[in-house]
Context: one part of a larger RNA
RNA sequence: CUGGGCGUAAAGCGUGCGUAGGUGGCGCGUUAAGUGAGAUGUUAAAUCGUGUGGCUCAACCAUAUCGAUGCAUCUCAUACUGGCGUGCUAGAGGACAGCAGAGGCAAGUGGAAUUUGUAGUGUAGCAGUGAAAUGCGUAGAUAUUACAAGGAACACCAAUGGCGAAGGCAGCUUGCUGGGCUACUCCUGACACUGAGGUACGAAAGCGUGGGGAGCGAACAGGAUUAGAUACCCUGGUAGUCCACGCCGUAAACGAUGCAUACUAGACGUAUGGGGUAUCGACCCCCUGUGCGUCGAAGCUAACGCGAUAAGUAUGCCGCCUGGGAAGUACGGCCGCAAGGCUAAAACUC
Numbered sequence: 001c002u003g004g005g006c007g008u009a010a011a012g013c014g015u016g017c018g019u020a021g022g023u024g025g026c027g028c029g030u031u032a033a034g035u036g037a038g039a040u041g042u043u044a045a046a047u048c049g050u051g052u053g054g055c056u057c058a059a060c061c062a063u064a065u066c067g068a069u070g071c072a073u074c075u076c077a078u079a080c081u082g083g084c085g086u087g088c089u090a091g092a093g094g095a096c097a098g099c100a101g102a103g104g105c106a107a108g109u110g111g112a113a114u115u116u117g118u119a120g121u122g123u124a125g126c127a128g129u130g131a132a133a134u135g136c137g138u139a140g141a142u143a144u145u146a147c148a149a150g151g152a153a154c155a156c157c158a159a160u161g162g163c164g165a166a167g168g169c170a171g172c173u174u175g176c177u178g179g180g181c182u183a184c185u186c187c188u189g190a191c192a193c194u195g196a197g198g199u200a201c202g203a204a205a206g207c208g209u210g211g212g213g214a215g216c217g218a219a220c221a222g223g224a225u226u227a228g229a230u231a232c233c234c235u236g237g238u239a240g241u242c243c244a245c246g247c248c249g250u251a252a253a254c255g256a257u258g259c260a261u262a263c264u265a266g267a268c269g270u271a272u273g274g275g276g277u278a279u280c281g282a283c284c285c286c287c288u289g290u291g292c293g294u295c296g297a298a299g300c301u302a303a304c305g306c307g308a309u310a311a312g313u314a315u316g317c318c319g320c321c322u323g324g325g326a327a328g329u330a331c332g333g334c335c336g337c338a339a340g341g342c343u344a345a346a347a348c349u350c
Stems, first nucleotide, its partner, number of pairs: 003322004007304002012318001014201004021194003025088007033081002035077008048067002050064005091191001092188004097182003103177007110154001115149007125136002162169002206247006215241002220236004258317006266295011299306002323350003332343004
């Protein structure tokens, strides 16, 4: 080196983009590097294989114009792989015409509700709980009416629905902008797949500076409960939650399932395109594409289950695993303002 694996047993990087590398469609010509055949030379001894022989056997030892793997040179073959040239259109990409969408960014704007303030009406309670109490209220609360302020989130529509690479995305309007899908021709002509390093994005919490602060609410205070109650329940309440800019880089970042391509029964639902049928038209019905789901043939699986959105059958490339604990720790390095992150052992022990 060769093995077996990665949904739940150890194991898919959180997700893209992409460098090197690996891999790569259909023809023709050429080359002959890989590949195959032959020849020659070489391949010390020991070793290895074979034959023969010697210690009773064996191990061991000896022996042979013997052989093998390897290398070099020459000649030949050309199916496959590679190089070069040339062509093709089924992969990939582009143009034209449409379609759906909480995809992203920015600005503006709307109503309901909570809270607070001011004013009016009005009087003794309100709030809260299993029950209470702390708390609020005769300095007039709660309730109710009007007006105002301010912040945050967007009921119904709403879905088992849609979009996005993932994280994630939901009032409305406008501007800018990414991706996807469908149809018919046309264009380029393998431009492709994957991707070590690298780089970008990346929930929540947290950090820095400056704003903002309605509600909620770690910490904290008080009231209860309790043997105790540093909790669960209640009354308050600071950071935070929000905005701008800059960090952090982690999650049960999950489908616990890497990406791409091809193939392998069906049935039903749903979202959104195209075509046909039908019709005055909308429905209905049929065909076809792309998504999201449910159930299932074959097959797979230890079982559960998966089953065209595979965990089936195959190929290419990457990542990862190799008994439990010590430990995702120590040390070192890199990154970070810090918190910490990434990389990552051993002794010892079972």

The part of an RNA shown here (small-subunit ribosomal RNA, central domain) has 350 nucleotides and comes from an uncultured bacterium.
Its mean pLDDT, the model's own confidence on a scale to 100, is 86.